[in-house]
RNA sequence: GCUGCCGGACGGGUAGUCGCUCAUGGUUGCGGUGCCGGUCAAACGGUUACUACAACGAUGGGAGGAAAGUCCGGUCUCCACAGAGCAGCGUGCCGGCUAACGGCCGGGGGCCUGGUGACGGGCCACGGAAAGUGCCACAGAAAAUAUACCGCCUUGAGGUGGGGCAGGCUUUCAGCCUGCCCGGCUUGGCAGGCUGGAGAGCCCGCCCCACUUUGAGGUAAGGGUGAAAAGGUGCGGUAAGAGCGCACCGCGGCGGGAGUAAUUCCGCCGGCAGGGAAAACCCCACGUGGAGCAAGACCAAAUAGGGGAGGAGGGACUGCUCGUCCCGUUUGACUUCCGGGUAGGUCGCUGGAGCCUGCCAGUAAUGGCAGGCCUAGAGGAAUGACUGCCACCUUUCGGGGCACAGAAACCGGCUUAUAGUCCGGCAGCCUCU
Numbered sequence: 001g002c003u004g005c006c007g008g009a010c011g012g013g014u015a016g017u018c019g020c021u022c023a024u025g026g027u028u029g030c031g032g033u034g035c036c037g038g039u040c041a042a043a044c045g046g047u048u049a050c051u052a053c054a055a056c057g058a059u060g061g062g063a064g065g066a067a068a069g070u071c072c073g074g075u076c077u078c079c080a081c082a083g084a085g086c087a088g089c090g091u092g093c094c095g096g097c098u099a100a101c102g103g104c105c106g107g108g109g110g111c112c113u114g115g116u117g118a119c120g121g122g123c124c125a126c127g128g129a130a131a132g133u134g135c136c137a138c139a140g141a142a143a144a145u146a147u148a149c150c151g152c153c154u155u156g157a158g159g160u161g162g163g164g165c166a167g168g169c170u171u172u173c174a175g176c177c178u179g180c181c182c183g184g185c186u187u188g189g190c191a192g193g194c195u196g197g198a199g200a201g202c203c204c205g206c207c208c209c210a211c212u213u214u215g216a217g218g219u220a221a222g223g224g225u226g227a228a229a230a231g232g233u234g235c236g237g238u239a240a241g242a243g244c245g246c247a248c249c250g251c252g253g254c255g256g257g258a259g260u261a262a263u264u265c266c267g268c269c270g271g272c273a274g275g276g277a278a279a280a281c282c283c284c285a286c287g288u289g290g291a292g293c294a295a296g297a298c299c300a301a302a303u304a305g306g307g308g309a310g311g312a313g314g315g316a317c318u319g320c321u322c323g324u325c326c327c328g329u330u331u332g333a334c335u336u337c338c339g340g341g342u343a344g345g346u347c348g349c350u351g352g353a354g355c356c357u358g359c360c361a362g363u364a365a366u367g368g369c370a371g372g373c374c375u376a377g378a379g380g381a382a383u384g385a386c387u388g389c390c391a392c393c394u395u396u397c398g399g400g401g402c403a404c405a406g407a408a409a410c411c412g413g414c415u416u417a418u419a420g421u422c423c424g425g426c427a428g429c430c431u432c433u
Base pairs, nucleotide, nucleotide: 001429002428003427004426005425006424007423008422009421010420012390013389014388015387016386017385018384020062021061022060023059024058026056027055028054029053031051032050033049034047035046036045037044064404068415069414071413072412073411074410075409076292077291078290079289088288089287090286091285092284093107094106095105096104097103108126109124110123111122112121113120114119127283128282132281133280135276136275149223150222151219152218153217154216155215156214157213158212159211160210161209162208163207164206165205167203168202169201170200171199172198173196174195175194176193177192178191179190180189181188231249232248233247234246235245236244250272251270252269253268254267255266256265257264258263296347297346298345299344306338307337308336309335310334313327314326315325316324317323354373355372356371357370358369359368360367361366392401393400394399
């Protein structure tokens, strides 16, 4: 220097013209009140006093960080409410802050993720599954009283094939013995018997091996299914295996150390029960009445209606008399008074868990103290429009654009939207010293 992440702040400036609204004070007009004069009392007249309304001009203030969504908590107002309990609803690691909160701060635990690394970032329905009931699709042998599909091992039975051993029969060969035949004799021939060897074929039995079928049993290593498989890894061990034994890890119990606690560390014991899910019902702890400023309070017209009193008349033609007509005298015309509601008006309404600065306590959220300040209050609803210059973005150099967005009783949070600028911290890369 560039890029990125996290946190915080700002979110157009200035000048002019014309408008809107509120406040303050001013002038004028027309009223009212008061005072003075006047009068028997009024009428009436005056008034530098107060004041409603209207007009005019003056000065000053006048949208936001989210004013939004109306999600959570409170102030305030009205209604309801003896007390206690249940139901319903909400919240749910621990500690702190706060008026309160589902918020904030700090801490713990778990999960995910970036980086070679130091380290960094993100997420959290994060009480209980050992109270009970229920659920766990599909697949799979089995989804929670465990079980056994393939596989592995032991064993019984059968089949097939191979090998080995022993026996028997047939055939062949050799030797010996007996009988007969040929022959003068001799190493001849035939038949029978015995012995031995080798080969081949057949039959029967036994053993071994392999494969295969099936029965019984052992096993839970391995395979396979699933989101999840009855602790994991390794060594030993075994017929094969298995916490069957052992080491480490995990888990449970007990004890000890650190910490306010959540939690964590160490040691001993136990061979391992108690799979998951409470974003199923449920259980536990804590909290919780409802509606909302169109809340609500006050003043109060005409007309209609209600109540009280008076009441025999009242009214129109009609200024008067007469006359006519209408309403009325049990159903009360008419006069007067009272109260409720509506229109309308006033209040609620903005000085408040307020803002700024400094110091102090605290890691922080936050709190305390001191000084200073007043900063929209309208109500079908003002806070605006135009122009010049500047800043920023863009440009085809003419220009164009300048975010998200508008108070409605008020306050504290959360969430969502937001062009651009600035500050701080951290990380990576590059360059220079």